[in-house]
RNA sequence: AGGCCAGUAGCUCAGCUUGGUAGAGCAUCGGUCUCCAAAACCGAGGGUCGCAGGUUCGACUCCUGUCUGGCCUG
Numbered sequence: 001a002g003g004c005c006a007g008u009a010g011c012u013c014a015g016c017u018u019g020g021u022a023g024a025g026c027a028u029c030g031g032u033c034u035c036c037a038a039a040a041c042c043g044a045g046g047g048u049c050g051c052a053g054g055u056u057c058g059a060c061u062c063c064u065g066u067c068u069g070g071c072c073u074g
Stems, first nucleotide, its partner, number of pairs: 001073007010026004020057001028044005050066005
């Protein structure tokens, strides 16, 4: 220098194939239970979907550029 993969909640990840209200588990907070706690059960909060632009009525999803990490080629 070129190519490929990944980046989404505090953490680990799904969703992208087919554009149409952003989700799960764990964690956190509240409640039930308990003498207290844990466990179990019920509920809640939490996201500018790495960044910027483009296409579109509408973009996590398509296109372009770019940043970070990993791998490969030279």